RNA sequence: GGGUGUUUAGCUCAGCUGGGAGAGCGGUGGCCUUACAAGCCACAGGUCGCAGGUUCGACCCCUGCAACACCCA
Numbered sequence: 001g002g003g004u005g006u007u008u009a010g011c012u013c014a015g016c017u018g019g020g021a022g023a024g025c026g027g028u029g030g031c032c033u034u035a036c037a038a039g040c041c042a043c044a045g046g047u048c049g050c051a052g053g054u055u056c057g058a059c060c061c062c063u064g065c066a067a068c069a070c071c072c073a
Base pairs, nucleotide, nucleotide: 001072002071003070004069005068006067007066010025011024012023013022019056027043028042029041030040031039049065050064051063052062053061
């Protein structure tokens, strides 16, 4: 330098055909317990990497850029 893949909550990851942004773990509060752990219930937590475009409407489609991983040179 060329190619492929990935980028979504603190972490690990889903997200189907473009219309609701989610799960587990973790965190906080409560229940339970003599107490702790475990368990149960609830809550908080998001610039869907960045910018632009298409569309009535974009995490999702298109373009550019960035970061990371792998392959080729």